[in-house]
RNA sequence: GUAUCACUUUAGGGGUGUUCCGGUGCAGACCGGAACUGAGAUGAUACCCUCAGUACCUGACGCAGCUCAUACUGCCGUAGGGAAAAGUAAUACUGAACUC
Numbered sequence: 001g002u003a004u005c006a007c008u009u010u011a012g013g014g015g016u017g018u019u020c021c022g023g024u025g026c027a028g029a030c031c032g033g034a035a036c037u038g039a040g041a042u043g044a045u046a047c048c049c050u051c052a053g054u055a056c057c058u059g060a061c062g063c064a065g066c067u068c069a070u071a072c073u074g075c076c077g078u079a080g081g082g083a084a085a086a087g088u089a090a091u092a093c094u095g096a097a098c099u100c
Base pairs, nucleotide, nucleotide: 001093002092003091004090006088007087008086009085010084011050012049013048014047017036018035019034020033021032022031023030024029056081057080058079062075063074064073065072
């Protein structure tokens, strides 16, 4: 010096669902409670992510399996988008100078 990995700082990006019960309402919906999955289900000064088939969005109220439903698994999908700089430490490789 380069690469990888971890952490820190600053800055930035992102999601917030499903089912059931009760109340109001013609209804859409709203309010309250319970259950499920998850890092997170608007307690947020939290959580996840920041160059990438892996935060998340779009296609998509998509297709197949499974589930009460979401979730989950596979496909779509090396699809189209998507937010970065600095510092510290470790490891590996490399270069230069000096000494023997």
Notes: Model confidence (mean pLDDT): 79 of 100. This is a predicted structure of a 100-nucleotide RNA (TPP riboswitch aptamer (THI element)) from Chitinophaga niabensis. Lineage of the source: Bacteria > Bacteroidota > Chitinophagia > Chitinophagaceae > Chitinophaga.